Record summary:
Transfer RNA from a Pyrinomonadaceae bacterium, 76 nucleotides, folded computationally.

């Protein structure tokens, strides 16, 4: 230096390939209650990502295409 690949909540991951309207879905953590003499286990219910960033294409983009960081992996 070239190719290839990932990058979505505080962790973890799924949805992308073949867009589609309305809350981007699970888990574990967090936060209320309840429940215990108290914690916990267990139940209800909640809050929390606009999807690496920027720009394209589109009626419409987390999903498709370019750039550019990150982070990995092959080659030279």
């Nucleotide at each position: 230096g070239g190719c290839g690949c990932g990058u979505u909540a505080g962790g973890c991951c799924a949805g992308c390939c073949c867009g589609g309207u309305u809350c981007a879905a699970g888990c574990c953590g967090c936060c209320u209650g309840a429940g215990u003499c108290u914690c916990a286990a267990u139940c209800a219910g909640g809050a929390g990502a606009u999807c690496a960033a920027c720009g394209g294409u589109u009626c419409a983009a987390a999903u498709c295409c370019g750039u550019u960081a990150c982070g990995c992996g092959c080659u030279a």

The source organism's lineage runs through Bacteria, Acidobacteriota, Blastocatellia, Blastocatellales and Pyrinomonadaceae.